[in-house]
Description
Small-subunit ribosomal RNA, 5' domain from an uncultured bacterium, 513 nucleotides, folded computationally. The RNAcentral record of the full RNA draws on Greengenes and SILVA. The prediction has a mean pLDDT of 86.
Context: one part of a larger RNA
RNA sequence: GGACGAACGCUGGCGGCGCGCUUAACACAUGCAAGUCGAACGGGGAUGCGUCUGCACGCAAGUGCGGAAGUAUCCUAGUGGCGAACGGGUGAGUAACACGUGAGGAACCUGCCGAAAAGAGGGGGAUAACACUUAGAAAUAGGUGCUAAUACCGCAUAAGACCACGGUGCUGCAUGGCACAGCGGUCAAAGGAGCAAUCCGCUUUUUGAUGGCCUCGCGUCCGAUUAGGCAGUUGGCGGGGUAACGGCCCACCAAACCGACGAUCGGUAGCCGGACUGAGAGGUCGAACGGCCACAUUGGGACUGAGACACGGCCCAGACUCCUACGGGAGGCAGCAGUGGGGAAUAUUGCACAAUGGGGGAAACCCUGAUGCAGCGACGCCGCGUGAGGGAAGAAGGUUUUCGGAUUGUAAACCUCUGUCUUCGGGGACGAAUGAUGACGGUACCCGAGGAGGAAGCCACGGCUAACUACGUGCCAGCAGCCGCGGUAAAACGUAGGUGGCAAGCGUUGUCC
Numbered sequence: 001g002g003a004c005g006a007a008c009g010c011u012g013g014c015g016g017c018g019c020g021c022u023u024a025a026c027a028c029a030u031g032c033a034a035g036u037c038g039a040a041c042g043g044g045g046a047u048g049c050g051u052c053u054g055c056a057c058g059c060a061a062g063u064g065c066g067g068a069a070g071u072a073u074c075c076u077a078g079u080g081g082c083g084a085a086c087g088g089g090u091g092a093g094u095a096a097c098a099c100g101u102g103a104g105g106a107a108c109c110u111g112c113c114g115a116a117a118a119g120a121g122g123g124g125g126a127u128a129a130c131a132c133u134u135a136g137a138a139a140u141a142g143g144u145g146c147u148a149a150u151a152c153c154g155c156a157u158a159a160g161a162c163c164a165c166g167g168u169g170c171u172g173c174a175u176g177g178c179a180c181a182g183c184g185g186u187c188a189a190a191g192g193a194g195c196a197a198u199c200c201g202c203u204u205u206u207u208g209a210u211g212g213c214c215u216c217g218c219g220u221c222c223g224a225u226u227a228g229g230c231a232g233u234u235g236g237c238g239g240g241g242u243a244a245c246g247g248c249c250c251a252c253c254a255a256a257c258c259g260a261c262g263a264u265c266g267g268u269a270g271c272c273g274g275a276c277u278g279a280g281a282g283g284u285c286g287a288a289c290g291g292c293c294a295c296a297u298u299g300g301g302a303c304u305g306a307g308a309c310a311c312g313g314c315c316c317a318g319a320c321u322c323c324u325a326c327g328g329g330a331g332g333c334a335g336c337a338g339u340g341g342g343g344a345a346u347a348u349u350g351c352a353c354a355a356u357g358g359g360g361g362a363a364a365c366c367c368u369g370a371u372g373c374a375g376c377g378a379c380g381c382c383g384c385g386u387g388a389g390g391g392a393a394g395a396a397g398g399u400u401u402u403c404g405g406a407u408u409g410u411a412a413a414c415c416u417c418u419g420u421c422u423u424c425g426g427g428g429a430c431g432a433a434u435g436a437u438g439a440c441g442g443u444a445c446c447c448g449a450g451g452a453g454g455a456a457g458c459c460a461c462g463g464c465u466a467a468c469u470a471c472g473u474g475c476c477a478g479c480a481g482c483c484g485c486g487g488u489a490a491a492a493c494g495u496a497g498g499u500g501g502c503a504a505g506c507g508u509u510g511u512c513c
Base pairs, nucleotide, nucleotide: 001513002512003511004510006509007508008507009506010505013384014383015382016381017380018379019377020376021342026340027339028338030337031336032335035082036081037080040079041078043076044075045074046073047072048071049070051068052067053066054065055064056063057062089295090294091293099219100218101217102216103215104214105213108212109211113208114207115206116205117204118203119202121155123153124152130145131144132143133142134141135140161186162185163184165182167180168179169178170177171176191200192199193198221267222266223265228258229257233255234254235253236252238250239249240248270292271291272290273289274285275284276283277282297318298317299316300315301314320331321330322329323328348374350373351372352371356370357368358367359366360365387417388416389415390414397408398407399406400405421454422450423449424448425447426446427445431440457502458501459500460499461498462483463482464481468497469496470495471494472493478485479484
């Protein structure tokens, strides 16, 4: 000198774009953050229509009240489907194939999506809801009875799918792989909407795409005042398990394996694209944004599923908090706001789904604290303004003085202007694709009017280093980054005037280069 997710002191006019718990992965009141589909299903309810019917009134027409099957629209607890494994947060742990990079998988999986081939025949038994009922303070649990499905289960059909057997051809770096035909065996399905056409679904298989899983080479902090470490340890055989290879796990066998090219142990740390600095080499860092990983009160476990060992799912154990009728229950903000606490220190319990994107749905649409915006904060960067021109009696005042003056200083006053910002009035978007639909927002912007009016501070002035006098003080009070100032004329302390520098900031502190 540069840089910062900064903080502190003094000061503070506006706008744009960004950024904003670095500390306690401390504890959390409250609200919201993941739903959706009635075009899968049986119920329930509301409203309308009309048919039949009961009762009351009436001479009748009819009116009022009610019931039953039907029909249309809407709502919906439950069964069922898809989603909830994404999106959002955090950095605790991790020195590791976690990450980066480059390879390999002839050892693998992949819902939704694209392409292609084929198919969907015929049956069955349940169960929630519901009704009745039992236990309980509650959370909830149980019994009996009824019922539906795209829920569940047999049967049929069936291959180029899977399994076993033997065969031919081609081929690879090994185990092996591919293709073809054969024989035997095994395995499938669901319907819904519509007058219909048709559409949306369903089943099996192949292939693609996307996403994931595994293995390997190389790279990846400090300490030797850590030198030996290791018992599923290292390898084999056989098995189990997995989507799949593998001590991943198990039985048996052998005694190996790693290590000064730093094993093991200890400390520290999420990694990268990148960021800062530097001429570069390098050094430091990993906030925001993007990719990967890990975690979700602590530890463990599996279930469901294409996918989890699952932040707003389940079970167990621990700590904590809450409810309780004391028998027993409920909870998890490292989602968005917000609270307490910690701290030098970090924001609103805001608006909207209008846009972009995501989930569900045939769609209308619903949900979305993702996101888009607004609020707060000079926290940062950038831009603008606080006026411009003229103006010497060099006014007054201040400071200083050798009392002549010097300086503040064209500075002010005064004259002539301007209108950025501002204030008031009027108009008023783009973002919306497409008929509708704009939170932001009556915002940006445009037009008119008013009037210099509302808008400057901070630090320094001994040398380094740009900028000097006066007074006060008297080794005191104090200053200080280094050298050093202060003990009676201090340009170094304090104040004033002046000057220099930067400027809506200026200084200080901390950290890195």